The RNA shown here (Bacterial RNase P class A) has 375 nucleotides and comes from a Lysobacterales bacterium. The organism belongs to Lysobacterales, within Bacteria. A source record names the gene rnpB. Its mean pLDDT, the model's own confidence on a scale to 100, is 75. Its Rfam family is "Bacterial RNase P class A". About the family: Ribonuclease P (RNase P) is a ubiquitous endoribonuclease, found in archaea, bacteria and eukarya as well as chloroplasts and mitochondria.

[in-house]
RNA sequence: GGAGUCGGCCAGGCAAUCGUCCGAUUGGAUCGAAAGGUUCAAUCGGGAGGAAAGUCCGGGCUCCAUAGGGCAGAGUGCCAGGUAAUUCCUGGGGGGCGUGAGCCUACGGAAAGUGCAACAGAAAAUAAACCGCCAACGGAGUCGCAAGAUGCUGUUGGUAAGGGUGAAAUGGUGCGGUAAGAGCGCACCGCGCGGGUGGCAACAUUCCGCGGCCAGGUAAACCCCACUCGGAGCAAGACCAAAUAGGAAGGCAAUGCUGCGGCCCGUAGCGUCUUCGGGUAGGUUGCUUGAGGGCGUCGGUGACGGCGUACCCAGAUGAAUGAUUGCCACAGAUUAAUUUCUGCACAGAACCCGGCUUAUCGGCCGACUCCCCCU
Numbered sequence: 001g002g003a004g005u006c007g008g009c010c011a012g013g014c015a016a017u018c019g020u021c022c023g024a025u026u027g028g029a030u031c032g033a034a035a036g037g038u039u040c041a042a043u044c045g046g047g048a049g050g051a052a053a054g055u056c057c058g059g060g061c062u063c064c065a066u067a068g069g070g071c072a073g074a075g076u077g078c079c080a081g082g083u084a085a086u087u088c089c090u091g092g093g094g095g096g097c098g099u100g101a102g103c104c105u106a107c108g109g110a111a112a113g114u115g116c117a118a119c120a121g122a123a124a125a126u127a128a129a130c131c132g133c134c135a136a137c138g139g140a141g142u143c144g145c146a147a148g149a150u151g152c153u154g155u156u157g158g159u160a161a162g163g164g165u166g167a168a169a170u171g172g173u174g175c176g177g178u179a180a181g182a183g184c185g186c187a188c189c190g191c192g193c194g195g196g197u198g199g200c201a202a203c204a205u206u207c208c209g210c211g212g213c214c215a216g217g218u219a220a221a222c223c224c225c226a227c228u229c230g231g232a233g234c235a236a237g238a239c240c241a242a243a244u245a246g247g248a249a250g251g252c253a254a255u256g257c258u259g260c261g262g263c264c265c266g267u268a269g270c271g272u273c274u275u276c277g278g279g280u281a282g283g284u285u286g287c288u289u290g291a292g293g294g295c296g297u298c299g300g301u302g303a304c305g306g307c308g309u310a311c312c313c314a315g316a317u318g319a320a321u322g323a324u325u326g327c328c329a330c331a332g333a334u335u336a337a338u339u340u341c342u343g344c345a346c347a348g349a350a351c352c353c354g355g356c357u358u359a360u361c362g363g364c365c366g367a368c369u370c371c372c373c374c375u
Base pairs, nucleotide, nucleotide: 001371002370003369004368005367006366007365008364009363010362012328013327014326015325016324017323018322020047021046022045023044024043025042026041027040028039029038030037031036049346053357054356056355057354058353059352060351061233062232063231064230073229074228075227076226077225078092079091080090081089082088093107094105095104096103097102108224109223113222114221115218116217130163131162132159133158134157135156136155137154138153139152141150142149143148171189172188173187174186175185176184190213191211192210193209194208195207196205197204198203237285238284239283240282247276248275249274250273251272252271256270257269258268259267260266292311294309295308296307297306298305299304330343331342332341333340
């Protein structure tokens, strides 16, 4: 100098003017006996994010309920730890990729059972004989006096070394062995099992012994094993409460009308007033002080935890958090010229947290790796 890996951070700045939501204080108006409410104005303070998003996990909170067991269903699946909890995070192990820093990994069980494997191929699983190789028997040839030799071909059998097919074909190399071959035998490598050793464990093993290796792949296929899971969600839930129409109780009036077959009593209904209850619109609450963030310090490899210190940092509901102008910064194009023009991301709270995933202009910082050059 170039190429890259990992982690952290910022998310344009300043000023002026106008506006907007919340809170506090003060003042005016208005309602009220008061407490206080409503409304207007002024001043002061605060007002989106790293993802507020997707709603994919986990938890708090609330209600239904009492959720103990079983079935069904869903999820998770190497080990240890962290946490309120997790499918998240940290550290470690195994496997794969990269020269490397590093990255990826649903990574339990295929000798319980079932299923699946297109095309190609002889055969896709109680493995398998297409070509090739080998043997026996037969046939027609060639050479040879003969014995025999040699290719070709048919049938039967042996053979998993070689070829060929496929994503995948029963471990590899060598020597022996054989008619030809084959873990058939042996040596080495690989694999499996048992023991020892190291490690909390997953697991590792340049240690010891045993087994020729019987047992192919696939479980984000059914399935088996182990563990976890009650459901619905702030439109949860709680409170206040018009108008209208039902409901309940009590009273009033004409002592009216109607029913109880004519009359009286009684009783039921019709009228009207008051009260009560449920409940709709609407309003209040839940609502933001919380597993809270910052700084310091201690413990831990780390996730994280302990202690100390000062801080309060949106709370809307047809829904505020903005608009305009100027200067500067950044990027691109352009110009004689910082001359002119253009652009400046993704996106936007809605009960609250912890994660994951996805989107994102431009820039800054730190640690590390590889290559080239110079000293």